[in-house]
Molecule: c-di-GMP-I riboswitch aptamer
Organism: Bacillales bacterium UBA5732
Formats: sequence, C1' cells, structure tokens
RNA sequence: CAUCGUCAAAAGCAAAACUAGCGAAAGUUAGUGACGCAAAGCUAAAGGGCCUUCGAUUUGUGAUGGCAGCCAGCUGCCGUU
Repeated sequence: CAUCGUCAAAAGCAAAACUAGCGAAAGUUAGUGACGCAAAGCUAAAGGGCCUUCGAUUUGUGAUGGCAGCCAGCUGCCGUU
C1' cells in the first nucleotide's frame, strides 16, 4: 500500500416503542431503551433511488422539504493474507 474479515482485543453507534419539543407532512432533536451494525463515521449540490406534498398549479403534476439503518462515494480502528 492492497485485500479479506471480527477469531481475538480495545473502542463505538443505537432499531422499535414511550415521553417532551419542532414541523403541513415526511421526518427530526433530547431522554429512556437495544433490534441490530465491520464503518449504523461523514456526504442529500458527485450520482441513483425512495418518502412527504406546505407553497405553487395546467387538477394532473409537484420540492425549495426529508431519508445515509436503500444502493452508492469518501475516510477510519484492530487483525489475517
């Protein structure tokens, strides 16, 4: 440096649900909690996809909103080769 991975060790994160708040909604923040995660770290204007539909509006559309724990891109601990 590349590759493969959690056998081991040291760390880490936190699903659903409940409570309070924000939001039109999707969803999100905090606390409790732990389904799980080898990146469940970062990136939503590098890309794809999905959700909502306030406003707008040709009444059929539709992000400027949201989702990274959908794929993906970038970076990283330890160990194997």